[in-house]
């Protein structure tokens, strides 16, 4: 300098293939029930699509450009 690949809650991921309407799981936190007690069980809450564009009635999902992290080539 050219190439490819990933980028979704605090932490891990499923959706992406064939665009579809409160973006769902686990673990982590809060608060409530339960319990002799509790770190166990229950149950509710709040927490995320890397940014800017565009395409399209509709984007996490396609298309461009950037960034930030891998891997390969010189």
């Nucleotide at each position: 300098g050219c190439c490819c690949c990933u980028g979704u809650a605090g932490g891990c991921u499923a959706g992406u293939u064939u665009g579809g309407a409160u973006a769902g799981g686990c673990u982590a936190g809060a608060a409530g029930c339960u319990u002799g007690c509790g770190g166990a069980g229950c149950u509710u809450c709040a927490g995320a699509c890397u940014g800017g564009g565009g395409u399209u009635c509709a984007a996490a999902u396609c298309c461009c450009c950037a960034c930030a992290g891998g891997g390969g080539c010189g």

The prediction has a mean pLDDT of 81. Predicted 3D model of a 74-nucleotide RNA (transfer RNA) from a Thermoplasmata archaeon. It matches the Rfam family "tRNA". Gene Ontology term of the family: triplet codon-amino acid adaptor activity. The source organism's lineage runs through Archaea, Methanobacteriati, Thermoplasmatota and Thermoplasmata.